[in-house]
Molecule: c-di-GMP-I riboswitch aptamer
Organism: Gemmatimonadota bacterium
RNA sequence: CGCUGCCCAGAGCAUAGCCGCCGAAAGGCGGUGACGCAGAGCUACGGGGCUACGGCGAAUCACCUUCGCCAUGUCGGCCGGGCCGCCAGC
Numbered sequence: 001c002g003c004u005g006c007c008c009a010g011a012g013c014a015u016a017g018c019c020g021c022c023g024a025a026a027g028g029c030g031g032u033g034a035c036g037c038a039g040a041g042c043u044a045c046g047g048g049g050c051u052a053c054g055g056c057g058a059a060u061c062a063c064c065u066u067c068g069c070c071a072u073g074u075c076g077g078c079c080g081g082g083c084c085g086c087c088a089g090c
Stems, first nucleotide, its partner, number of pairs: 002090004012037002017032006035077001041083003045080003048075003054070006
């Protein structure tokens, strides 16, 4: 340096649920809690998922309301890529 994670050690992260806060929502943050994780560290570059404040379109003369479409929002604990990294084995 590369590959691998059967085996060692010391650590690390924290699903669902519950509480508080932020957000239109998806979701996020803090606490609690552990389903799991060898990158469950970082990154929206590719694919994919979720949401639709707002915009556009339709129904209506209009408002209200309803429906459809759209990411600029979100998910790194969906997959791939990129960056950085612990231990062990080869």